[in-house]
Model confidence (mean pLDDT): 81 of 100. A computed fold for a 73-nucleotide RNA from an uncultured Clostridia bacterium, annotated as transfer RNA. Rfam family: tRNA. Rfam classes the family as a transfer RNA. It was read from a public genome assembly.

RNA sequence: GGACGUUUAGCUCAGCUGGUAGAGCACCUGCUUGACGUGCAGGUGGUCAGCGGUUCGAAUCCGUUAACGUCCA
Numbered sequence: 001g002g003a004c005g006u007u008u009a010g011c012u013c014a015g016c017u018g019g020u021a022g023a024g025c026a027c028c029u030g031c032u033u034g035a036c037g038u039g040c041a042g043g044u045g046g047u048c049a050g051c052g053g054u055u056c057g058a059a060u061c062c063g064u065u066a067a068c069g070u071c072c073a
Base pairs, nucleotide, nucleotide: 001072002071003070004069005068006067007066010025011024012023013022019056027043028042029041030040031039049065050064051063052062053061
């Protein structure tokens, strides 16, 4: 330098053919306990990596930039 992949909650990851952004863990509150933990119930938390485009509508499609990874030279 070229090709490809990944980027979504604090962490690990889903999200199908464009139509309400989710799960587990963590965190917070309550119950339970002498206390902690466990267990049960409820809850908070998102610029979907950035920018631009297409569309009535974009995490999703297109272009570009960045970070990380794999391969080729």